[in-house]
RNA sequence: AGGAAAGUAGCUCAGUGGGUAGAGCAUCUGGCCACGAACCAGACGGUCGAGGGUUCAACUCCCUCCUUUUCAC
Repeated sequence: AGGAAAGUAGCUCAGUGGGUAGAGCAUCUGGCCACGAACCAGACGGUCGAGGGUUCAACUCCCUCCUUUUCAC
């Protein structure tokens, strides 16, 4: 050089026969409690790795590139 997989919230991950993006943990607020932890309720947080193309519409399909992991020599 070549083959394969992955990239989505601060972290771990869902979501893909195209139809206005979610969970858990973490953080914050309130409740409970003598105070904490635990528990309960709520909030916050992502232009889905980058740029193009197709489409009325793209995390999803196509192309190129970047990063990481891996296979074989």

The RNA shown here (transfer RNA) has 73 nucleotides and comes from a Candidatus Competibacteraceae bacterium. The RNAcentral record of the sequence draws on ENA. Rfam family: tRNA. The family's RNA type in Rfam is transfer RNA. The coordinates come from a structure-prediction model, not an experiment, and the mean pLDDT is 81. RNAcentral records the identical sequence in 2 taxa.